[in-house]
RNA sequence: CCCAGUGACGCAGGGUGCCCGAUAACCCCUCGGGCUGAGAGCACACCUGUCGAACCUGAUCUAGUUAGUACUAGCGGAGGGACUGUCACAUGACGGCUAU
Repeated sequence: CCCAGUGACGCAGGGUGCCCGAUAACCCCUCGGGCUGAGAGCACACCUGUCGAACCUGAUCUAGUUAGUACUAGCGGAGGGACUGUCACAUGACGGCUAU
């Protein structure tokens, strides 16, 4: 300087992929490692709950990129999608940016 919600509890919703190697005829399972991310399958976790891009469909989509159907962007003023719950705090809190 910017920002109006933030936190807790209960309830509810959601995703858990891709690549390499080993065992292995192959596939699957299992184990180890790597990539992105808040989270990569049980985490007493993470995220989201209509002010809804959490997440699903479109989609084995389009463009880029890569080891990679992963990742980034588009698609998206497209369609769906779970509480107009309770309590406390708040007019600059939570958080972010810049400088020292």
The RNA shown here (TPP riboswitch aptamer (THI element)) has 100 nucleotides and comes from an Actinomycetota bacterium. It was read from a public genome assembly, where an Rfam model found it.